[in-house]
Predicted 3D model of a 107-nucleotide RNA (TPP riboswitch aptamer (THI element)) from an Alphaproteobacteria bacterium.

RNA sequence: CAUAAAUCCCAGGGGCGUGCGAGAGCGCUGAGAUCAGGCCAGGUGGCCUGAGUCCCUUUGAACCUGAUCCGGAUCACGCCGGCGUAGGGAGAGGCGAAUGAACAAAC
Numbered sequence: 001c002a003u004a005a006a007u008c009c010c011a012g013g014g015g016c017g018u019g020c021g022a023g024a025g026c027g028c029u030g031a032g033a034u035c036a037g038g039c040c041a042g043g044u045g046g047c048c049u050g051a052g053u054c055c056c057u058u059u060g061a062a063c064c065u066g067a068u069c070c071g072g073a074u075c076a077c078g079c080c081g082g083c084g085u086a087g088g089g090a091g092a093g094g095c096g097a098a099u100g101a102a103c104a105a106a107c
Stems, first nucleotide, its partner, number of pairs: 001100003008094002010091001011057006017028004034051007063088003069082004
């Protein structure tokens, strides 16, 4: 000088499901599956905001659409697989182990 792992920092993107229970709470899968406030509705639903938490950032399956999808399981659920070489989707950032090259000094 070049490349550059991890942690961390800065910036940004996204999720927060499902069953039982009057409730407290107790289960399932998982990285995470939660609190507070407000609005609409008038039936237990939908939307918005904030905080928290976890994950992801083009080497992009974090996450969304397709989807009130298809097959298999389960008390139930994107629980598993398909769909998916589909379509979208947010970094040209910093520090930096280690490696390589060159130069200098010492021996």
It was read from a public genome assembly, where an Rfam model found it. Lineage of the source: Bacteria > Pseudomonadati > Pseudomonadota > Alphaproteobacteria.